[in-house]
RNA sequence: GCAAACCCGGCGAAAGCCGGGGACGCAAAGCCGUGAGUCUAAAGCCGAACACCGUUCGGCCAUGACCGUCAGGUUGCCG
Numbered sequence: 001g002c003a004a005a006c007c008c009g010g011c012g013a014a015a016g017c018c019g020g021g022g023a024c025g026c027a028a029a030g031c032c033g034u035g036a037g038u039c040u041a042a043a044g045c046c047g048a049a050c051a052c053c054g055u056u057c058g059g060c061c062a063u064g065a066c067c068g069u070c071a072g073g074u075u076g077c078c079g
Stems, first nucleotide, its partner, number of pairs: 001026002006021006024068001030074003034071003037066003044060007
């Protein structure tokens, strides 16, 4: 210097993000979404059920998200 969990307000379908409070921790816990990994599943697809042209449930799926998951790139404080 930053700011976890948690609380309040907001955005979002969610994961999560933003602001305020707050500090678990971090020598890059600054920035970048390049590789991997993880999370969510709105829309879409498939199936089933039902009070049937609609509703509910389950599965698949990233174009969504995580840099405080690791690696990488890049900038930087002290000695």

c-di-GMP-I riboswitch aptamer from a soil metagenome, 79 nucleotides, folded computationally.
Model confidence (mean pLDDT): 89 of 100.